[in-house]
């Protein structure tokens, strides 16, 4: 020189899995501005990521303590308040759900072109 179905990014995806966070809406998701990083190099194309602003927007039930505020209410009357009910989206644990919910693992998937890399000749 040649040949390669070769190899790695940013990343994506999931009826998989552990932790968590919301459920008192926080986070996805959406659109607009400006910015950032993105195969090892160079050009580019997807995509991603952040910052601000905008419009939308949602599923909870249950079970146990402890407390608090009413209500009954024994011991003769007042007092007091044993016990027993109600009531609390106020607390604090738990379990089942819910969210296009996060972080990590696990599987899949992941550059066009030329250079470099790798292997083979």
């Nucleotide at each position: 020189a040649g040949u390669a179905u070769g190899a790695g990014u940013a990343g994506c995806c999931u009826u998989u899995u552990g932790c968590g966070c919301g459920u008192a809406a926080a986070g996805u998701g959406u659109c607009a501005u400006c910015g950032a990083a993105c195969g090892g190099g160079a050009c580019g194309u997807u995509g991603u990521c952040g910052a601000u602003g905008a419009a939308c927007g949602a599923a909870a039930g249950a079970a146990a303590g402890a407390g608090a505020a009413g209500c009954g209410g024994a011991a003769a009357a007042a007092a007091u308040g044993a016990c027993g009910g109600u009531u609390c989206g106020g607390c604090u644990u738990u379990c089942u759900g819910c969210g296009g919910u996060g972080c990590g693992a696990a599987g899949g998937c992941g550059c066009g072109u030329c250079c470099g890399c790798u292997a083979c000749c």
The RNA shown here (THF (Tetrahydrofolate) riboswitch aptamer) has 121 nucleotides.
Its mean pLDDT, the model's own confidence on a scale to 100, is 78.
Its Rfam family is "THF (Tetrahydrofolate) riboswitch aptamer". On this family, see Ames et al., Chem Biol 2010: "A eubacterial riboswitch class that senses the coenzyme tetrahydrofolate".
It was read from a public genome assembly, where an Rfam model found it.